A computed fold for a 75-nucleotide RNA from a Spirochaetia bacterium, annotated as transfer RNA. Its Rfam family is "tRNA". Lineage of the source: Bacteria > Pseudomonadati > Spirochaetota > Spirochaetia. The sequence was found in a public genome assembly.
[in-house]
RNA sequence: GCCAAAAUAGCUCAGUGGUAGAGCAACGCUCUCGUAAAGCGUAGGUCCGCGGUUCGAAUCCGCGUUUUGGCUCCA
Numbered sequence: 001g002c003c004a005a006a007a008u009a010g011c012u013c014a015g016u017g018g019u020a021g022a023g024c025a026a027c028g029c030u031c032u033c034g035u036a037a038a039g040c041g042u043a044g045g046u047c048c049g050c051g052g053u054u055c056g057a058a059u060c061c062g063c064g065u066u067u068u069g070g071c072u073c074c075a
Base pairs, nucleotide, nucleotide: 001071002070003069004068005067006066007065010024011023012022013021018055026042027041028040029039030038048064049063050062051061052060
């Protein structure tokens, strides 16, 4: 340099055009002599950035950034 994949909650990830979600973690409650476990509930989001398409974009398209993998080059 080229190709591909990925970027969504604190962490790991779903969601492929029509209200942004799950598990774990956090917090509160129930239970217990107490703790753990279990159950119930609450809170938590710049969907990487910019632009475009569309009535409508996390989702489709273009460019860029970052990460991972592969290929090539290395005077």